[in-house]
Predicted 3D model of a 77-nucleotide RNA (transfer RNA) from a Candidatus Methanophagales archaeon.
It was read from a public genome assembly.
Its mean pLDDT, the model's own confidence on a scale to 100, is 80.
Its Rfam family is "tRNA". From the family's description: Transfer RNA (tRNA) molecules are approximately 80 nucleotides in length. By type it is a transfer RNA.
NCBI's taxonomy places the organism under Archaea, Methanobacteriati, Methanobacteriota, Methanomicrobia, Candidatus Methanophagales.
RNA sequence: GGGCUCGUAGCUCAGAACGGUAGAGCAGCGGGCUUUUAACCCGUCGGUCGCGGGUUCAAAUCCCGUCGAGCCCGCCA
Repeated sequence: GGGCUCGUAGCUCAGAACGGUAGAGCAGCGGGCUUUUAACCCGUCGGUCGCGGGUUCAAAUCCCGUCGAGCCCGCCA
């Protein structure tokens, strides 16, 4: 330098083929239960969907660029 995969909540990840309300578990916070803790139950909080642009009535999803991580190939020595 070239190719491929990945980036979504604090953490681990769904959702992308076929555009149409952004989700789950865990964690956090409040409460219930319990002598207490854990467990369990109820409620609640939490998002520039890596970033910028384009297409569209509408983009996490399609297109272009770019940044970061991983893997493979190539070049130099």